[in-house]
Context: one part of a larger RNA
RNA sequence: GGCGCAUGGGGGAUGUCUUGGCGUCAGGAGGCUUUGAAGGGCGUGGAAGACUGCGAAAAGCCCGGGGAAACUGUCAAACGAGUGUUGAUCCCGGGAUUCCCGAACUGGCGUACGCUGAAUCCAUAGGCGUACGUCGCCAACGCGGCGAACUGAAACAUCUCAGUAACCGCAGGAAAAGAAAGAAAAAUCGAUUUCCUCAGUAGCGGCGAGCGAACGGGAAACAGCCCAAACCGCGAAGGUUUUCCUUCGCGGGGUUGUAGGGCUUCUCACAUGGGAGUUACAAAGCGGCUUGUUAGCGGAACCAUCUGGAAAGUUGGACCAUAGCGGGUGACAGUCCCGUACGCGACAACGAGCAGCCUCCCGAGGAGUACCUGAGUAGGUCGGGUCACGUGGAACCCCGACUGAAUCUACGGGGACCAUCCCGUAAGGCUAAAUACUACCUGACGACCGAUAGUAAACUCAGUAGGGCGACUGAAAGAUGGGAAGAACCCCUGCUAGGGGAGGAUACUGAACCUGAAACCAUGUGCCU
Numbered sequence: 001g002g003c004g005c006a007u008g009g010g011g012g013a014u015g016u017c018u019u020g021g022c023g024u025c026a027g028g029a030g031g032c033u034u035u036g037a038a039g040g041g042c043g044u045g046g047a048a049g050a051c052u053g054c055g056a057a058a059a060g061c062c063c064g065g066g067g068a069a070a071c072u073g074u075c076a077a078a079c080g081a082g083u084g085u086u087g088a089u090c091c092c093g094g095g096a097u098u099c100c101c102g103a104a105c106u107g108g109c110g111u112a113c114g115c116u117g118a119a120u121c122c123a124u125a126g127g128c129g130u131a132c133g134u135c136g137c138c139a140a141c142g143c144g145g146c147g148a149a150c151u152g153a154a155a156c157a158u159c160u161c162a163g164u165a166a167c168c169g170c171a172g173g174a175a176a177a178g179a180a181a182g183a184a185a186a187a188u189c190g191a192u193u194u195c196c197u198c199a200g201u202a203g204c205g206g207c208g209a210g211c212g213a214a215c216g217g218g219a220a221a222c223a224g225c226c227c228a229a230a231c232c233g234c235g236a237a238g239g240u241u242u243u244c245c246u247u248c249g250c251g252g253g254g255u256u257g258u259a260g261g262g263c264u265u266c267u268c269a270c271a272u273g274g275g276a277g278u279u280a281c282a283a284a285g286c287g288g289c290u291u292g293u294u295a296g297c298g299g300a301a302c303c304a305u306c307u308g309g310a311a312a313g314u315u316g317g318a319c320c321a322u323a324g325c326g327g328g329u330g331a332c333a334g335u336c337c338c339g340u341a342c343g344c345g346a347c348a349a350c351g352a353g354c355a356g357c358c359u360c361c362c363g364a365g366g367a368g369u370a371c372c373u374g375a376g377u378a379g380g381u382c383g384g385g386u387c388a389c390g391u392g393g394a395a396c397c398c399c400g401a402c403u404g405a406a407u408c409u410a411c412g413g414g415g416a417c418c419a420u421c422c423c424g425u426a427a428g429g430c431u432a433a434a435u436a437c438u439a440c441c442u443g444a445c446g447a448c449c450g451a452u453a454g455u456a457a458a459c460u461c462a463g464u465a466g467g468g469c470g471a472c473u474g475a476a477a478g479a480u481g482g483g484a485a486g487a488a489c490c491c492c493u494g495c496u497a498g499g500g501g502a503g504g505a506u507a508c509u510g511a512a513c514c515u516g517a518a519a520c521c522a523u524g525u526g527c528c529u
Base pairs, nucleotide, nucleotide: 001528002527003526004525005524006523007522008521009520015514016479017478020449021448022446023445024444025443026442027441028440029438030437031137032136039101040100041099042055043054044053046079049075050074051073061095062094063093064092065091066090070083071082072081107135108134109133110132111131112130113129114128115127116126141172142170143169144168145167152159156206182189183188193220194219195218196217197216203211204210224430225429226428227374231252232251233250234249235248236247237246238245239244257408259373260372261371262369263368264367265366266365267364268363273362274361275360276359277358285357286356288354289353290352291351292350293349294348296344297343298342302317303316304315306313318335319334320324326338327337328336379403380402381401382400383399384398385397389415410425411424412423413422414421466473467472486513489501490500491499492498
């Protein structure tokens, strides 16, 4: 020096564990805010820091309910000073207080009304005031505005990605859509929405890449209504004709396509009855009953022996079970503890359902008349967009510019266009459910993870430390032991580190603490050189 063995150091893999995550399902809730939010700053304790709570009434104050013997939150023990069976701490409901910043307000904007008031006479603009509304935050879902590129086409330009992402606006617990100027082609269906299918079909497409329906069928859920107008009445204003005309407001009436309604006339019916309702169709509540949520309560049944530091393990004999889900307890517990099955419970606050009070509504037909039935609208031309449909034979729908009808013997549609036939009634509005989502609360579950995993974050103090001018970026870090019993006392020493005794089931469980692999480094020893 090499190889091996042993014993250590070093290191923190592995195993076991779980306080934390991830996902799914069900139920709830789906908003908070000028009565000042979300989010922060600063304070607040006998006590320095941090977390939590709270707000100068400051880990709290008052009332009601629950509950029970201890309590003054946590890291984090001790001390101090106190509280409590005259019921504290704690849990639930209600109330009081609630510093400063922040929409942040002595404000902006909108509507209505009043008072004023220029150039400029009247007026208008403007100014001032009052009342009401609004502004900000919030995960996803929704509707709208605006709107890419990478990419694919094996290049690339039409095309695609995609009306996606991003940005902006607005709303709700859902939103949007919605009661046919529909779909069809059978003398059919009958608002909307969602799912399955039709179907990767018919089509569209540098007919490339790709894009991609509808009808029909089956399900979920079902709900229909109100105005404008004709006509009548009332009021106001204006007008040369004041029995009239026009305009405006209000009330009645009326609401549809086998057309309906108005007006005139005729006939019948009608209330001690019938129907409906707070979610559209009108709208405001009251108490009652039932039930749910926000604290809780009751809740069966086991002893001995052996090993051990410790029994839940062993052995022996019992018991309960609408409860042998689960967790804890010094090793593995149905019968030790918390619970579980089952049963019960609310002063107060909030929600739902039911009936009542209450509120609202109630005609039909025949004949005649031709009064009404949404106008700068429908349609057209040009230019675009959207429709699965890229201009195509391109309908339908929407927008811009220019034009521009008809009035029920009417008008629109049925994929150029025309005829026949069929279907519907535009140019006003409202509308629950089935559907989408989960920041948040509760419960349950997992052939989900188990500390380089699972959230970035299991931890005193993580969106922290740190980085960046900033937008922003962004970690590492879990485990003594059953119990601190956290090593009194003695010894070596520099009175430090460390070690040796002692103590304590075990200290190789000694705080750099469970297990303690490998690399690497030593010491001892064996063999070889």
A computed fold for a 529-nucleotide part of an RNA from a Pirellulales bacterium, annotated as large-subunit ribosomal RNA, domain I. The coordinates come from a structure-prediction model, not an experiment, and the mean pLDDT is 81. It matches the Rfam family "Bacterial large subunit ribosomal RNA".